[in-house]
Predicted 3D model of a 108-nucleotide RNA (TPP riboswitch aptamer (THI element)) from a Dehalococcoidia bacterium.
RNA sequence: GAGAUCCGCUGGGGGAGCCGAGCGCUGAGAGGUCACCUUCGAAGAAGGUGACGACCCCACGAACCUGAUCUUGCUAGUACGAGCGCAGGGAAGCGGACUCUUGGCAUU
Numbered sequence: 001g002a003g004a005u006c007c008g009c010u011g012g013g014g015g016a017g018c019c020g021a022g023c024g025c026u027g028a029g030a031g032g033u034c035a036c037c038u039u040c041g042a043a044g045a046a047g048g049u050g051a052c053g054a055c056c057c058c059a060c061g062a063a064c065c066u067g068a069u070c071u072u073g074c075u076a077g078u079a080c081g082a083g084c085g086c087a088g089g090g091a092a093g094c095g096g097a098c099u100c101u102u103g104g105c106a107u108u
Base pairs, nucleotide, nucleotide: 001100002099003098005097006096007095008094009093010092011058012057013056014055017025018024019022032052033051034050035049036048037047038046039045040044064089065088066087070083071082072081073080
C1' cells in the first nucleotide's frame, strides 16, 4: 500500500406479507415498547403518525422501491422457479485482526 475475508464503532437505508384464521404458511424479520391523534365506546377496541427496539442491507449496491392489481409455471394463498432485468431508482465512513505486496534503516 492492497484485499470480493472476519470483528468492532459511528452514521445511514429498508420492509413487515399470505390464507385454511390456526398451537397455520413463507421468511433474517410478519409490528415489540412508549407518546400523540382520530373513530366507536362501559371496559376497551380499531386505524393513523412519530420515537425507540428486533431483523436485513449500505455501492462488485435484487436490502428495498417503481413498473406491478405485471407475464408464465406451481401453490390453499403468499411464498417459490422463470421472465420483466447489463429497466429506472436506492443508503458509508473509520478502526482492528488476518493474508498478500512494496519500500527504508540496522545487524550478520